Annotation
This is a predicted structure of an 87-nucleotide RNA (c-di-GMP-I riboswitch aptamer) from a marine sediment metagenome. Its mean pLDDT, the model's own confidence on a scale to 100, is 90. Rfam family: c-di-GMP-I riboswitch aptamer. Its family is annotated with cyclic-di-GMP binding in the Gene Ontology.
Formats: sequence, C1' cells, structure tokens
RNA sequence: GACAAGGGCAAACUCGUCGAAAGACGGGGACGCAAAGCUGUGGGUCUACGGUCCGCCUCGGCGGACUAGGACAGCCAAGCUACCGAA
Repeated sequence: GACAAGGGCAAACUCGUCGAAAGACGGGGACGCAAAGCUGUGGGUCUACGGUCCGCCUCGGCGGACUAGGACAGCCAAGCUACCGAA
C1' cells in the first nucleotide's frame, strides 16, 4: 500500500463438544481484514462459579449490589514476526 501476482484469515448464523457464564475448540458458512499472524504488557469491555455485603424468607432457600482466580487479540495502544514490490 497497487482495479498487481500468488495466496491467507474468517463475522453473523448454524451443528457438535467444553464451560456457571462470558466465551473457546471443531465442521459448515463469508461480513469483512495488508497483519483479522503471535503475545493478556497498558487501557477498555464482557461474565460472576466462588467470595463479601444487604434484603426477603415457609430457615430448605430466593433476590440484589460489589468483586477476576475467568474471558475478548475482529476494541485501542504496545511488543515480536511475515508474502509481494507498482506509485
């Protein structure tokens, strides 16, 4: 970063599996992506099993708020790596 060449990845949705969930993995499928390759380092966002507090209660439980040990790399930044070679 080109109406180039060879290609690559794969959103939503769907089927299956795992998970408390967010979500992840595999198959199908393409919205898009010049790093939509890798890395949770800094922001940000999502979830709340567990934990804390509060309320209710038929004292079995139920509800609410807060909280990452969880997650998102196709949210941004940062780090590392990479094909081609026009302007």

The model forms 95% of the base pairs in the Rfam consensus.